[in-house]
Context: one part of a larger RNA
């Protein structure tokens, strides 16, 4: 020095475990906010640095409920108290300063005001209470240039504004890719910006489809079908009739015409009459046209998305819940053996090992003083006929049409439909509009106002529940004081780190030593090579003893 074999150190792999995560289902819920949100600062305890909780009424007040022998959080100690307390749920009370942030400013959390009221003897002055931001949109009042007017001004109700995971509508809109290059075309009307809105949002009661036979508002799923078709007929896009199903629901204006009110402006010396046009009610809402309008009739049934409302039920606390003893082993009994009981409960989790009968629960059953949903029921409130066919009514800068564009699976194609920036520009039911250029025939519908559950899209939150999901280099970055440390001038990056032991029993004492560090006894403990650098403790490294070999 290598080899080996014992034993250690020093490392933290493996096994076990799990408080944490990952997924999914069911139910809730589906918003919070100027009555100042969301997030934050600073503070708050006898003693208090963090978390948490709470706000100068500050781990907390009040008042109702629950429920219970203990309590003053995480978290010990020591002090000093409490206890119909502590807890938990419902309402309320308080609630610094920042923050949409809203008197003005501002380099959030500071800094400075007006005005009303108040407190210090209080004018100065300094605090306390309330109040003053800006748009909208109503009413009222008040008013320039400028006669009426009109802008603008002031007061006053009322509403907005921020945030939020995803889902929706809209308005704007890429470019890596593809096409084995690339421009049309793809990527994609995607990502992404912006503006709305809701629990869902959109869409929606036929100017629809079909095709000679029919259907009957939207959505959504399956199919049709990767079909017809579209396409530098390249890459690649890609329907729709039907048909199977979930769900199911249809209604309200404008207009004619009537009545009331206003009311330019005519006519008139005046009284007083006309009267366009607006406002308010009636009425009236459709394509087998329908209503006005004439003439006749006339009152029960049942429907409803709106409003209301005593119970019922639901949601936020909870209650009651059945049945085991011995006996061995062992630190311990839930193990093993022996005898037994429950079960509408043998899910689970926990107890010193593996319990249906020890606990906490499970199974069944049960419960609200106060908030809070919300169907279904009651009342409100609203809804109907029959002939005629002279006459008026049925949504206009529309429809259509040239021009340019988008969108429809359709790249201008024969290109309909829909939209519309831009020039044209119609009928009125004997009327218009579709039916894939166009044209007839027939067929189908009535456009140019507006509402409309359900079936359908999400999941930030909560509740239960589950898993051939993961177990500390895995699963969320984060199991643990984690978006922290720490990086970065910022935008922004972004960690490492769980396990004594059933039970702190967490080693009184004694010795070494600096009243060290760290060890030796001695004790607890089943065990300290479980000793806090603390289950288990693999390997690389490194010793110690021995034994062989050089």
């Nucleotide at each position: 020095g290598g080899c080996g074999u014992a034993c250690g150190g020093g490392g933290g792999a493996u096994g076990c475990c799990u408080u944490g995560g990952c997924g999914c289902a069911a139910g809730c819920a589906g918003g919070c906010g100027a009555u100042g949100a969301a997030g934050g600062a600073c503070g708050u305890g006898g003693u208090u640095a963090g978390c948490u909780g709470c706000g100068a009424a500050a781990a907390g007040c009040c008042u109702c409920g629950g429920g219970a022998a203990g309590c003053u959080g995480c978290a010990a100690a020591c002090a000093a108290g409490c206890u119909c307390a502590g807890c938990c749920g419902a309402g309320g009370a308080u609630g610094u300063c920042c923050g949409a942030a809203u008197g003005g400013g501002g380099a959030a959390a500071c800094c400075c005001g007006g005005c009303c009221g108040g407190u210090g003897u209080g004018a100065a002055c300094a605090c306390c209470g309330g109040u003053c931001a800006u748009c909208g949109u109503c009413a009222u009042c008040u008013g320039a240039a400028u006669a009426c007017a009109u802008a603008g001004g002031a007061u006053g109700g009322c509403g907005a504004g921020g945030c939020g995971a995803a889902c929706c509508c809209g308005g704007g809109g890429a470019a890596g890719u593809g096409a084995a290059c690339c421009a049309u075309c793809u990527c994609a009307g995607u990502a992404c910006c912006c503006g709305g809105a809701g629990g869902a949002a959109a869409a929606g009661a036929a100017a629809a489809c079909a095709a000679u036979a029919g259907u009957g508002a939207u959505u959504c799923c399956g199919u049709c079908a990767g079909u017809a078709g579209c396409g530098g007929c390249g890459a690649g896009c890609g329907a729709a009739c039907g048909c199977g199903g979930a769900a199911u629901a249809g209604c309200c204006c404008a207009a004619a015409c009537c009545a009331g009110g206003u009311g330019a402006c005519c006519c008139g010396c005046a009284a007083g009459g006309g009267g366009a046009g607006c406002c308010u009610g009636g009425g009236g809402u459709u394509g087998u046209a329908g209503g006005a309008c004439c003439a006749c009739a006339u009152a029960a049934c049942g429907g409803g998305a709106c409003c209301g409302u005593a119970g019922c039920g639901g949601u936020u606390a909870g209650c009651u819940g059945a049945a085991g003893g011995g006996u061995c082993u062992g630190g311990a009994a839930a193990g093993g053996c022996c005898c037994a009981c429950c079960a509408u409960a043998g899910a689970c989790g926990g107890u010193g090992a593996a319990a249906g009968u020890c606990c906490g629960g499970u199974a069944a059953g049960c419960a609200a003083a106060a908030a809070c949903c919300a169907a279904a029921a009651c009342g409100g409130c609203u809804c109907a006929g029959u002939g005629g066919g002279a006459u008026c009514c049925u949504g206009a800068g529309u429809a259509c049409c040239g021009c340019g564009g988008g969108g429809c699976a359709c790249g201008u194609g024969a290109a309909a439909c829909c939209c519309u920036g831009u020039g044209g520009g119609a009928a009125u039911c004997u009327g218009c509009c579709g039916g894939g250029a166009c044209c007839a025939u027939c067929c189908g519908g009535c456009a140019a106002g507006g509402c409309u559950a359900a079936a359908u899209a999400c999941u930030a939150g909560c509740u239960u529940g589950c898993g051939a999901c993961c177990g500390a280099u895995a699963g969320u970055g984060a199991a643990c004081c984690a978006g922290u440390a720490c990086c970065g001038u910022g935008a922004g990056g972004g960690a490492a780190a769980g396990g004594c032991g059933a039970a702190a029993a967490g080693a009184a004492c004694c010795c070494c030593u600096g009243c060290g560090a760290g060890g030796g006894g001695a004790g607890u403990g089943a065990a300290a090579u479980a000793g806090a650098a603390c289950c288990u403790g693999a390997a690389a490294c490194c010793g110690u003893a021995c034994g062989c070999c050089u």
Large-subunit ribosomal RNA, domain I from a soil metagenome, 550 nucleotides, folded computationally. Its mean pLDDT, the model's own confidence on a scale to 100, is 85. Rfam family: Bacterial large subunit ribosomal RNA. RNAcentral holds the full RNA, with entries from MGnify.